[in-house]
RNA sequence: GUCGUCGCCGGCGAUGAAGCUCGCCGGAACCGCGCUCGCUCGCGCUGAUGGCUUCUACCUACGG
Numbered sequence: 001g002u003c004g005u006c007g008c009c010g011g012c013g014a015u016g017a018a019g020c021u022c023g024c025c026g027g028a029a030c031c032g033c034g035c036u037c038g039c040u041c042g043c044g045c046u047g048a049u050g051g052c053u054u055c056u057a058c059c060u061a062c063g064g
Stems, first nucleotide, its partner, number of pairs: 009026005016055006032045004
């Protein structure tokens, strides 16, 4: 100096926050889907979660 493993720590999982939990990553993990199109361009769709619960924001319906 390089590689592998373990521990600790940190980060990430398509838009916010908290708790619990799962997975992934160590400059990587991650950066949604469909249609058209050779690619680009264009058009359309779902969801604030990786998963669960709660809050906030947004959307729809009803009542005052």
This is a predicted structure of a 64-nucleotide RNA (Fluoride riboswitch aptamer (crcB RNA motif)) from an Actinomycetota bacterium.
Of the family's consensus pairs, 100% are formed in the model.
Its Rfam family is "Fluoride riboswitch aptamer (crcB RNA motif)". Its family is annotated with positive regulation of gene expression and response to fluoride in the Gene Ontology. The literature on the family includes a 2012 paper in Nature by Ren et al., "Fluoride ion encapsulation by Mg2+ ions and phosphates in a fluoride riboswitch".
The sequence was found by an Rfam model in a public genome assembly.
NCBI's taxonomy places the organism under Bacteria, Bacillati, Actinomycetota.